[in-house]
RNA sequence: CUCAUCCAGAGGGACUGAGGGAACGGCCCUGUGAAGUCCCGGCAACCGCCACGAGCCUCCGCCACCCGGCGCGGUCAUGAACCGAAUCGGGAAACGGACGUGGAGACGGUGCCAAAUCCGACCCGAUGCGAUGGACGUGCCGGGGCAGAUGAG
Repeated sequence: CUCAUCCAGAGGGACUGAGGGAACGGCCCUGUGAAGUCCCGGCAACCGCCACGAGCCUCCGCCACCCGGCGCGGUCAUGAACCGAAUCGGGAAACGGACGUGGAGACGGUGCCAAAUCCGACCCGAUGCGAUGGACGUGCCGGGGCAGAUGAG
């Protein structure tokens, strides 16, 4: 930098002692012990692993082989014959990959273990309330975006 995902899941102990939830606002967590370090335990998101994909045959590659076209070469029984290789077109099992679905494990590699990424902020749509001549303020729902996190490349 690119792509995918982010309303699922999973905590105890020891040391230590005041912050933490990225940042801003809110709202939370926290001396019934924050953050950090160590030990033990757990979860299963991504990659990896296993299986599968059909009557609307997921897609791509490769290709044994099959069919057809055009000529070429060979054979002898000289034919609308047979054989062979090449080339062109079509099909194609198996295999490999992509994609999708499902599954197992956690001693394969990462990751994670308060709250939806805790919520919001910017834009769009829908809608309630307050105020008003109007501008406006505020709440709720849906979609998108920004930022961030994690993984894969």
Predicted 3D model of a 153-nucleotide RNA (SAM riboswitch aptamer (S box leader)) from uncultured Nocardioides sp. NCBI's taxonomy places the organism under Bacteria, Actinomycetota, Propionibacteriales, Nocardioidaceae, Nocardioides. Rfam family: SAM riboswitch aptamer (S box leader). About the family: The SAM riboswitch is found upstream of a number of genes which code for proteins involved in methionine or cysteine biosynthesis in Gram-positive bacteria. The sequence is in RNAcentral, with records from MGnify.